[in-house]
SAM riboswitch aptamer (S box leader) from a Chloroflexota bacterium, 113 nucleotides, folded computationally.
NCBI's taxonomy places the organism under Bacteria, Bacillati, Chloroflexota.
The prediction has a mean pLDDT of 84.
RNA sequence: UUCUCAUCCAGAGAGGUGGAGGGAUCGGCCCGAUGAAGCCUCGGCAACCCCCGCGUUUUACGCGGCAGGUGCUAAUUCCGACAGACAGCCUAAAGGCGUCUGGCAGAUGAGAG
Numbered sequence: 001u002u003c004u005c006a007u008c009c010a011g012a013g014a015g016g017u018g019g020a021g022g023g024a025u026c027g028g029c030c031c032g033a034u035g036a037a038g039c040c041u042c043g044g045c046a047a048c049c050c051c052c053g054c055g056u057u058u059u060a061c062g063c064g065g066c067a068g069g070u071g072c073u074a075a076u077u078c079c080g081a082c083a084g085a086c087a088g089c090c091u092a093a094a095g096g097c098g099u100c101u102g103g104c105a106g107a108u109g110a111g112a113g
Base pairs, nucleotide, nucleotide: 001113002112003111004110005109006108007107008106013042014041015040016039017038021031022030023029025081026080027079028078043073044072045071048069049068051065052064053063054062055061056060077105082102083101084100085099086098088097089096090095
């Protein structure tokens, strides 16, 4: 850096350092000098991998556990972006809003190149 598969409406923060940004992009809307990002320490959540136990219709799947490897720890991936559906709302119309579905993009894990 590319590809494949799975998941993304649940859950979980204090201290130190630092000193103005952060929430991927764009728009919106938020967070931030009552201290942003980054870094360090100690916690916590979760159960993707590994491991342990149990069960079944046993190359697999389900349930329980969490020492280890990751991950995560404001807001649904903060919301939208593209397409479609709707007997809903606004508008003279164009169109806009709302709800839902799918997709795109992104994040994380596991595997492959």